[in-house]
Context: one part of a larger RNA
RNA sequence: UGACGGAAGGGCACCACCAGGAGUGGAGCCUGCGGCUUAAUUUGACUCAACACGGGGAAACUCACCCGGCCCGGACACUGUAAGGAUUGACAGAUUGAAAGCUCUUUCACGAUUCAGUGGAUGGUGGUGCAUGGCCGUUCUUAGUUGGUGGAGCGAUUUGUCUGGUUAAUUCCGAUAACGAACGAGACUCUAGCCUACUAAAUAGUAUGGAGAUCUUUACGUCUCCACUACUUCUUAGAGGGACUGACGGCGUUUAGCCGUACGAAAUUGAGCAAUAACAGGUCUGUGAUGCCCUUAGAUGUCCGGGGCUGCACGCGCGCUACACUGUAGACAGCAACGUGCUUCAAAACCUUUUCCGAAAGGAAUGGGUAACCCCAUGAAACGUCUACGUGAUUGGGAUUGAGAUUUGCAAUUAUCUCUCAUGAACGAGGAAUUCCCAGUAAGUGCGAGUCAUCAGCUCGCGUUGAUUACGUCCCUGCCCUUUGUACA
Repeated sequence: UGACGGAAGGGCACCACCAGGAGUGGAGCCUGCGGCUUAAUUUGACUCAACACGGGGAAACUCACCCGGCCCGGACACUGUAAGGAUUGACAGAUUGAAAGCUCUUUCACGAUUCAGUGGAUGGUGGUGCAUGGCCGUUCUUAGUUGGUGGAGCGAUUUGUCUGGUUAAUUCCGAUAACGAACGAGACUCUAGCCUACUAAAUAGUAUGGAGAUCUUUACGUCUCCACUACUUCUUAGAGGGACUGACGGCGUUUAGCCGUACGAAAUUGAGCAAUAACAGGUCUGUGAUGCCCUUAGAUGUCCGGGGCUGCACGCGCGCUACACUGUAGACAGCAACGUGCUUCAAAACCUUUUCCGAAAGGAAUGGGUAACCCCAUGAAACGUCUACGUGAUUGGGAUUGAGAUUUGCAAUUAUCUCUCAUGAACGAGGAAUUCCCAGUAAGUGCGAGUCAUCAGCUCGCGUUGAUUACGUCCCUGCCCUUUGUACA
């Protein structure tokens, strides 16, 4: 000095507790991991910091695994064979999963590209993340880290970096052998709210005119059209403005600041970025980043066919659906926001209106859209109104299984998804444990995107309805600082 341990004192955190909410843990199913099984069930990762993670929703491909079969994409150099032919290709039959001349039979064609050997390349989702880069994660979401000059000490080192108050903060006030600085924090960037002020808009609207339709509900009714004109409140988006604890009252060294109130759209919107020092954290399966090792033609290269990654006595994790009456079923009414959308070249077939057919899924025909123009006013769901049901494993629940019909795809069996009919399991609110969370938050509810030929119970966003309870503490779990003494390095 301090990765540590003991003791004491401060401070902090819903990855801690308190007060609560929703749960998970129990059931069925989905999915990941282990185990077992298997030709193979490829593999990484295992406390926080592995386990709906590898953007990992694998029918082929992917693919690394298993069973088979082709090919060389073995550069280049040297040696050899070799134009009296180095080699290469192939119909048919056999053979084969195969319309692989793979091999064999049979012969034809090819013409120095190759072939044989050696050296050496090349490739590898082969090994090593304990050889590495880069990236990511974590320590660690806290306030921490460093040097210059000066002071102290023989020196390692220390002071600066602090008794106190204050802050989300080593944030400030102040104190002061320190002074003046740097990184981090803050500032900053994006985002959410406000603007009757500016700039505008036939791809956004509004208003006034015209032209027409409609039907009594005669009125500034409702609907359609016009390249008529004007405007920018609504919409869009540029430039700006706006909030600074600014004002007032308390508390406080009357400092830093804290509390309350008013004004106001707003008096903590949410995220991003993020220091020093580390970890033998993860990734060689992101890379035409990469050392070394292995392999390299009977291939660990590469392509083709099939299988597997989905296998099921079992254990664990993330989830979905439920256990009903604040509900279920039917009918009616009525409201969003964030997105996305093929194509003239090899290729590709997207978002879909409307009409018709069909119980539905879906099909056919027509148009629009390279998009503020079309789908689309995205007429979304929960919610609301009415009716039926009436506490029963029930009209709750929808697992499992049977039969049939479409769709995607070369291909659906080990059932891709969807639809119809039937079947109708557990589950009557979940033990010990344990997770997440304080405001437009939790929870309910749907929508969009990513993946995507097809397939969400996943993830990432988006709106809609919208609580209860704190606004504190250090008791548990941890983190930071200070003091202390004794071990330890």
The part of an RNA shown here (small-subunit ribosomal RNA, 3' major domain) has 489 nucleotides and comes from Ptycholaimellus ocellatus. The coordinates come from a structure-prediction model, not an experiment, and the mean pLDDT is 80. Its Rfam family is "Eukaryotic small subunit ribosomal RNA". Its Rfam clan is "SSU clan".